[in-house]
Context: one part of a larger RNA
RNA sequence: GGCUGAUGGUGGAUACCUAGGCACACAGAGGCGAAGAAGGACGUAGCAACCGACGAAAUACUCCGGGGAGCUGGAAGCAAGCAUAGAGCCGGAGAUGUCCGAAUGGGGCAACCCUAAGUACUGCCGACUGAAUAUAUAGGUCGGAAAGAGCGAACCCAGCGAACUGAAACAUCUUAGUAGCUGGAGGAAGAGAAAGAAAACUCGAUUCCCUAAGUAGUGGUGAGCGAACGGGGAUAAGCCUAAACCAGAAGAUUUUUCUUCUGGGGUAGUGGGACAGCGAUAUGGAAUCAGAGUGUUAGACGAAGCAGUCGAAUACUGCACCAGAGAAGGUGAAAGUCCUGUAGUCGAAAAUGCAAAGAUACUAGCUGAAUCCCGAGUAGCACGGGGCACGAGAAAUCCCGUGUGAAUCAGCGAGGACCACCUCGUAAGGCUAAAUACUACUGUGUGACCGAUAGCGAAACAGUACCGCGAGGGAAAGGUGAAAAGAACCCCGGGAGGGGAGUGAAAUAGAACAUGAAACCGUCAGCCU
Numbered sequence: 001g002g003c004u005g006a007u008g009g010u011g012g013a014u015a016c017c018u019a020g021g022c023a024c025a026c027a028g029a030g031g032c033g034a035a036g037a038a039g040g041a042c043g044u045a046g047c048a049a050c051c052g053a054c055g056a057a058a059u060a061c062u063c064c065g066g067g068g069a070g071c072u073g074g075a076a077g078c079a080a081g082c083a084u085a086g087a088g089c090c091g092g093a094g095a096u097g098u099c100c101g102a103a104u105g106g107g108g109c110a111a112c113c114c115u116a117a118g119u120a121c122u123g124c125c126g127a128c129u130g131a132a133u134a135u136a137u138a139g140g141u142c143g144g145a146a147a148g149a150g151c152g153a154a155c156c157c158a159g160c161g162a163a164c165u166g167a168a169a170c171a172u173c174u175u176a177g178u179a180g181c182u183g184g185a186g187g188a189a190g191a192g193a194a195a196g197a198a199a200a201c202u203c204g205a206u207u208c209c210c211u212a213a214g215u216a217g218u219g220g221u222g223a224g225c226g227a228a229c230g231g232g233g234a235u236a237a238g239c240c241u242a243a244a245c246c247a248g249a250a251g252a253u254u255u256u257u258c259u260u261c262u263g264g265g266g267u268a269g270u271g272g273g274a275c276a277g278c279g280a281u282a283u284g285g286a287a288u289c290a291g292a293g294u295g296u297u298a299g300a301c302g303a304a305g306c307a308g309u310c311g312a313a314u315a316c317u318g319c320a321c322c323a324g325a326g327a328a329g330g331u332g333a334a335a336g337u338c339c340u341g342u343a344g345u346c347g348a349a350a351a352u353g354c355a356a357a358g359a360u361a362c363u364a365g366c367u368g369a370a371u372c373c374c375g376a377g378u379a380g381c382a383c384g385g386g387g388c389a390c391g392a393g394a395a396a397u398c399c400c401g402u403g404u405g406a407a408u409c410a411g412c413g414a415g416g417a418c419c420a421c422c423u424c425g426u427a428a429g430g431c432u433a434a435a436u437a438c439u440a441c442u443g444u445g446u447g448a449c450c451g452a453u454a455g456c457g458a459a460a461c462a463g464u465a466c467c468g469c470g471a472g473g474g475a476a477a478g479g480u481g482a483a484a485a486g487a488a489c490c491c492c493g494g495g496a497g498g499g500g501a502g503u504g505a506a507a508u509a510g511a512a513c514a515u516g517a518a519a520c521c522g523u524c525a526g527c528c529u
C1' cells in the first nucleotide's frame, strides 16, 4: 500500500409523517369607492425588534345576543391586573378611525409643506352677465343639488390590431381577428320576438349542447379554412313605441293655417290600425307595496366499558354494552362505548337574503269598406372596402365610405347573378328573464392528486433574502420527546467540546437532536506484497 471482516466519523439518500399545496363538485357571493376604496406610511402594549390586531377613544370603546371559567394575541419570562356583580372568547349593530393614496383648498421628490378651511375638475339645474356682430350665441361669474372620477381574478361586448410560424423557400393565403393596447358594462354580457328559414300536407324570437359533418363548399383548387337546412335535447315569454285620428297648452301667422309639447289612440302580414257602428270587465304578469313563512350571520342537547398486561393501551387476553350515532380528528401504540364530534333534534335580542296570500296601478273583442296612416337622404343603384365557411368569383344576403336616389298595400323585401311565375316575410325605432361563460372571494365536501429536489415561486415572517439604475428576476430553509422531565451537582478545558451524575421506555432521542443509504475519511483484526 491492497483485499476482506468488524466498528466509527462525515453526509443527508430512503421509507414513514404533514402543518402546506393542487384539482374538482355543490352551495353562496359576484363587487369595493368622495359617507374617501384597493393598497400603504407612521403610530398604539409596563418592559415591545418582528408578525397579527387596532387608530391619538389606538393590543382597544358602547349596546344587544351566545357562552360559562378562566383571561391579559403569536410568545416564554418578570411585574401588575381583570373575571360567576359573568371576564376573555363567538355573533349582530354602532362609535372612533392619524397621514398618504382617485386624493379633491394650493403645492409636492406619496405618507410632507403652505394656507386657515375650501366638494379640485367635469357633467346637471337656476340666476346674472356677455364678444367678433344689431337681435343673439359662444364664453364668463355666482348660487343650488350631489351624478361621475379610482381599484378589482376570470368571464362579456366594442375600437385598434401584429409577428414568429405553416405552406417543407415565399408574395395571395395561414398563424388570426389570435397575442397585445384601449374603451365600456354586468352578475352574467351579448343576441332576441322574422322585410327569417325553407320548398313539406312546411316551420315559427334568441341562446347553449349533441348531430348533420370534416359533409356542401372555399382554397397559389397548395398549406389549409370550413358551414347551413334538417333531426334530437336544455330552457322557454313576450312586449313597448313612430304615424294616421282626437283633446289641451304654447309659439308663429293677415283670417285660413302651420310648428312644438303634453295626454288619449295605436302596433300588424290568414295585412293591421285610424275612421264609422256594435259590445264588454274576463284574464294576466317582468310594475310598486306588503311580508305568512323559510334561510344566512353565534350556538345547544346528543347513546354505550371495565379489569389484567405495558413507560403509556386504543393492541392482546377475559367478560360486557350502544347504534337514526361503526364519518372524522385527538388522546403516552391501533378507541363505536376517553375527549371533540357524528346520526338525530332544537335555537336569534339584532342585521339581512328569498318569498306565498293580499293591496294599488295597468291590461281583451266583432262588423264594414270610401278616405287616411304604416319609421327617407332611408331602400335601391354605381364605385371603393369590410364581413359572411365563401380569397371577385356567376356572388346573392349583411355592414361602412363617396356619389346618386324611390315606392306606402294595386306598396316593399327575400328565396345565392338576373328575369317570370310561385312561395315566404313586412326594413329603415326600442325593451326583454331562463337555458350559456367565468371564479379573485366565502362555506362544505371529495380525490386510482403531491408528500419537502414533490406539491403553489412560497408547509418556515416569501414575492422575503439576494441580484439589477430600471422594467424585472428571484431562492434556500420541515420532523428531540408522550411530556422539557432541555441535563442540578462534580471533573478536564480560556472557551468550544467532552467525562461522570441525573431525567427518560430510549440520550448511538442532547437541542449541529426521529430513520440515518452511498460517495469520502478513520480505527482494529486477518491475509498478501
Stems, first nucleotide, its partner, number of pairs: 001528009016479002020450002022447007029439002031151002039100003042055003046078002050074002052059001061094006070082003105114003115118001121148002124144006155186001156184005166173001170220001196203002207234005217225002238431003241375001245264008269409001271374004275368004284362001287360003293354005299346003305319004320337002322326001328340003380404007390416001411426005466473002486513001489500004